[in-house]
Molecule: transfer RNA
Organism: bacterium
């Protein structure tokens, strides 16, 4: 220098044909216990890496940029 892939909650990851952004774990509150743990219930937590474009509508499609990984030279 070229090619491919990844980027979504604190962490690990889903997200179907473009149509209201989710799960598990962690953290918080309540119940339970003498207490802790386990268990149950509840609530909270997101500029979907950044910018632009297409569209009535973008996590999803297109372009550029950034970071990380793999391959080729």
């Nucleotide at each position: 220098g070229g090619g491919c892939g990844a980027u979504u909650a604190g962490c690990u990851c889903a997200g179907u044909u473009g149509g209201u952004a989710g799960a598990g774990c962690a953290g918080c509150g309540c119940u339970u216990u003498u207490a802790c743990a386990c268990a149950g219930c509840g609530a909270a937590g997101g500029u979907c890496a950044g910018a632009g474009g297409u569209u009535c509508a973008a996590g999803u499609c297109c372009u550029c940029u950034a970071u990380c990984g793999c391959c080729c030279a």